[in-house]
Predicted 3D model of RNase P RNA and transfer RNA as a complex of 469 nucleotides. The coordinates come from a structure-prediction model, not an experiment, and the mean pLDDT is 75. It holds a member of the Rfam family "Bacterial RNase P class A". The family's RNA type in Rfam is ribozyme.
RNA sequence: GCAAGACAGGUAAUCGCGAUCCGCAAGGAUUCGAGGAAAGUCCGAACUCCAUAGAGCAGGAUGCUGGUUAACGGCCAGUGAGGGCGACCUCAAGGACAGUGCAACAGAAACAUACCGCCUAGCGCCCAUUUGUGGUGAUAGGUAAGGGUGAAAUGGUGAGGUAAAAGCUCACCAGCAGCCAGGUGACUGGUUGGCUGGGUAAACCCCAUCUGGAGCAAGGCCAAGCAGAGGGGAUAGGGCGCGCGCACGUCGGACGCUCUAGCAGGUUGCUCGCCUGUGAACCUUCGGGUUGGCCGCUUGAGACGUUGGGUAACUAACGUCCUAGAUAGAUGAUUACCGCCCGCGCUGCUGUAAGGCGGCGCAGGUACAAAAUUCGGCUUACGGCUUGC
RNA sequence: GCCCUCGUGGCGGAAUGGUAUACGCAGCAGGUUGAGGGCCUGUGCCGAGAGGCGUGGUGGUUCGACUCCACUCGAGGGCA
Numbered sequence: 001g002c003a004a005g006a007c008a009g010g011u012a013a014u015c016g017c018g019a020u021c022c023g024c025a026a027g028g029a030u031u032c033g034a035g036g037a038a039a040g041u042c043c044g045a046a047c048u049c050c051a052u053a054g055a056g057c058a059g060g061a062u063g064c065u066g067g068u069u070a071a072c073g074g075c076c077a078g079u080g081a082g083g084g085c086g087a088c089c090u091c092a093a094g095g096a097c098a099g100u101g102c103a104a105c106a107g108a109a110a111c112a113u114a115c116c117g118c119c120u121a122g123c124g125c126c127c128a129u130u131u132g133u134g135g136u137g138a139u140a141g142g143u144a145a146g147g148g149u150g151a152a153a154u155g156g157u158g159a160g161g162u163a164a165a166a167g168c169u170c171a172c173c174a175g176c177a178g179c180c181a182g183g184u185g186a187c188u189g190g191u192u193g194g195c196u197g198g199g200u201a202a203a204c205c206c207c208a209u210c211u212g213g214a215g216c217a218a219g220g221c222c223a224a225g226c227a228g229a230g231g232g233g234a235u236a237g238g239g240c241g242c243g244c245g246c247a248c249g250u251c252g253g254a255c256g257c258u259c260u261a262g263c264a265g266g267u268u269g270c271u272c273g274c275c276u277g278u279g280a281a282c283c284u285u286c287g288g289g290u291u292g293g294c295c296g297c298u299u300g301a302g303a304c305g306u307u308g309g310g311u312a313a314c315u316a317a318c319g320u321c322c323u324a325g326a327u328a329g330a331u332g333a334u335u336a337c338c339g340c341c342c343g344c345g346c347u348g349c350u351g352u353a354a355g356g357c358g359g360c361g362c363a364g365g366u367a368c369a370a371a372a373u374u375c376g377g378c379u380u381a382c383g384g385c386u387u388g389c
Numbered sequence: 390g391c392c393c394u395c396g397u398g399g400c401g402g403a404a405u406g407g408u409a410u411a412c413g414c415a416g417c418a419g420g421u422u423g424a425g426g427g428c429c430u431g432u433g434c435c436g437a438g439a440g441g442c443g444u445g446g447u448g449g450u451u452c453g454a455c456u457c458c459a460c461u462c463g464a465g466g467g468c469a
Base pairs, nucleotide, nucleotide: 001389002388003387004386005385007383009338010337011336012335013334014333015332017033018032019031020029021028022027035368039379040378042377043376044375045374046373047215048214049213050212054272055271056270057269059211060210061209062208063207064078065077066076067075068074079093080091081090082089083088094206095205099204100203101200102199115147116146117143118142119141120140121139123137124136125135126134155173156172157171158170159169160168174196176193177192178191179190180189181188182187219295220294221293222292228286229285230284231283232282235261236260237259238258239257240256241255244252245251246249262278263277264276265275266274267273302321303320304319305318306317307316308315309314339366340365341364343362344361345360346359347358348357349356350355390468391467392466393465394464395463396462399414400413401412407452416432417431418430419429420428421427433442434441435440445461446460447459448458449457
């Protein structure tokens, strides 16, 4: 350097705090009293309320394979890729022929692209002149070898081939597709084939899987106290019953029940559905009062040990144990001794030396940080120690 | 306790993946003036220079990050 593990100073005395129990009370007690992260609130659950949590859309999350779990974005084991001399470590690792975008500057071109260059053709001009084999200009084509630009330029290297070139052909390598073998699978190995243009999805998006919302200030109960005001909400039709009116009817309105439609509210994004109300709930704006108590609240996917299963995460059986519940928040302080770390001084052994291993004395220090409904993880903060490599 | 939002020169505040700070205020320097004000020009930081570093911090994705993602630090707000 790398990996893993356990610990989180100890004992005693005195004073003090919270809980529990005992006691009529004063008070008392062989009782109990923070963490590995109690933190950040980043995931996943339990629990509570809203339909017994329903449908669709939108939105969100995850993304190699297999397993594990109550669940997870966690964990374990593997595959592939990458990093390190190495022990070992890291990875948001589906899809870029479903579609749409983006790629500044530079560059001819960032999408089908010829700027320079190379080559061919006929034409014009020039030179030489024996026909021409030379040079040059513009035109028409071929060419992705070479130059240059860029983060990135249409597989790489070599040979053949060609007017010059080019997977045009061949060998090896990379990639893709098919087949065979192994593996649960990711994938690996072999073989055959035609030769084959990229990047970006932590851009939109597509595919697969999961996902209702809010959160213990959830939610429920008791007590005390106060003052209300404004706005929104302001319906129709039908059926049945009861019984009233007088004009006694195939009448009318009121009341009760009910149906349909509408409206309002709840369902914590929208629509449907569901529920409630339709002259009173409910929503909303402003204002007033309280800042008390109880439940939820701590026995739980609990901790430890042994044995069995599994490479492991994890799990089964058995046994033992009970281990904080405060509410502005208790779990602390002082003294003594011991432990650990560091510095200085003196000193012993070893060594040529640097140094290594000790002993005594003095002074200093002993991290990060503290429950607030509860668990499983992750991340971050942090002290020294041990073991293996 | 729970749930949200924000962080860019000294201050406020733009920049919707392409030269980091447009714009306003302040400060400093220079010019103009007899002097001051006003006006004009320059001015992020380090460095003699070449150059390097800068959007709270550390990493990642990307050719390229204030911008996208993760963790973290700080500030502000709401809920009984």